[in-house]
RNA sequence: AAUUAGUUUCAGGGGUGGUGAAAGUCCACACCGGAGGUGAGCAGCAGUUUCUGUUAUGCUGUAAGUCCUCGAACGCCUCGCCAGUGUGCCCGGCGCCGAACGGGUGAGAAACCCGUACCGACGGUAUAGUCCGGAUGAAAGAAACGACAU
Numbered sequence: 001a002a003u004u005a006g007u008u009u010c011a012g013g014g015g016u017g018g019u020g021a022a023a024g025u026c027c028a029c030a031c032c033g034g035a036g037g038u039g040a041g042c043a044g045c046a047g048u049u050u051c052u053g054u055u056a057u058g059c060u061g062u063a064a065g066u067c068c069u070c071g072a073a074c075g076c077c078u079c080g081c082c083a084g085u086g087u088g089c090c091c092g093g094c095g096c097c098g099a100a101c102g103g104g105u106g107a108g109a110a111a112c113c114c115g116u117a118c119c120g121a122c123g124g125u126a127u128a129g130u131c132c133g134g135a136u137g138a139a140a141g142a143a144a145c146g147a148c149a150u
Base pairs, nucleotide, nucleotide: 002150006145007144008143009142010141015029016028017027018026030130031129032120033119034070035069036068037067041062042061043060044059045058046057065118066117074095075094076093077092080089081088082086100116101115102114103113104112122133123132124131
């Protein structure tokens, strides 16, 4: 110095009105978008050549709800746990796991610009992405710290 075990912290947003006996659930209009990746955009820095400027090129940051992957929820299985033997809890595995088109530009668009659409676990309740609940939980992951050994 790099890598690793490990430790700590953090890790989800969003509503009003109308109808009605009753709806934050229907209807109308509005609003929201977890994590990593990709990226023809954007910004910054450097910069060959050059009188100068621009450009090539390189680096850094940033950029997708509906492109790829992942997480949560739900179902099944397995290993284990216990004053409690359960419709329980825990590690792991498998399954399940939503939604985008049109136009423009261009050599090229899944990503840029414009437009119009679409999607959103389970339980509760007048039918829920936005209310309440499991959940002061879990977690993709992010940041910081960091041995032993090499």